[in-house]
RNA sequence: GCCGCCGUGGCUCCGGGGUAGAGCACGCCCUUACCAAGGGCGGGGUCGUAAGUUCGAUUCUUACCGGCGGCA
Repeated sequence: GCCGCCGUGGCUCCGGGGUAGAGCACGCCCUUACCAAGGGCGGGGUCGUAAGUUCGAUUCUUACCGGCGGCA
């Protein structure tokens, strides 16, 4: 330098055009003599950045940024 894959709450990941979810973690409550385990409720994301397409983009397209891998 070229090609491919990935980028979504603190972490690991669903969601692949109709306005964002789960598990763990975190906070509060219940239960316990206490801890752990268990149960309930809650907060937290302008979906890597910028453009394009569209009535509408996390989703499709392009460029860039970052990570991983392959070729040279």
Background:
A computed fold for a 72-nucleotide RNA from a Pseudomonadota bacterium, annotated as transfer RNA. Lineage of the source: Bacteria > Pseudomonadati > Pseudomonadota. Rfam family: tRNA. By type it is a transfer RNA. The coordinates come from a structure-prediction model, not an experiment, and the mean pLDDT is 81.